[in-house]
RNA sequence: AACGGGAGCCCUCGAGGAGGGCUGAGAGGGCGGCAUCCGGGCCGCCGACCGUCUGAACCUGAUCCGGGUAAUUCCGGCGCAGGGAU
Numbered sequence: 001a002a003c004g005g006g007a008g009c010c011c012u013c014g015a016g017g018a019g020g021g022c023u024g025a026g027a028g029g030g031c032g033g034c035a036u037c038c039g040g041g042c043c044g045c046c047g048a049c050c051g052u053c054u055g056a057a058c059c060u061g062a063u064c065c066g067g068g069u070a071a072u073u074c075c076g077g078c079g080c081a082g083g084g085a086u
Base pairs, nucleotide, nucleotide: 001086002052003051004050005049008022009021010020011019012018013017029046030045031044032043033042034041058083059082060081064077065076066075067074
C1' cells in the first nucleotide's frame, strides 16, 4: 500500500439527541441516506482500531456448555471443529 473484520451490555435525562458506568486494541468518531412512534433502529462512504495463511482478527456451530456479573458476544471451554483476508 492493498485486502478482511467487529463495534456489545447497563443507567440517567427526555430527544432524529446529551451524559455516565463495564469489558476490550477498538464499543460506531465524521458525513450522507432510509425507516420507526412507545421506538431509538438500519444502510453507505470515510476515519480510528485489530487481523491477513507461522491466519482465534472475524464468521458458523450457538437461543451451545461451565463460571462470573448490575448486565453482556465479561472469562474459560467448544478449538490441531468448519470457514476466513497479500
This is a predicted structure of an 86-nucleotide RNA (TPP riboswitch aptamer (THI element)) from a bacterium. Model confidence (mean pLDDT): 75 of 100.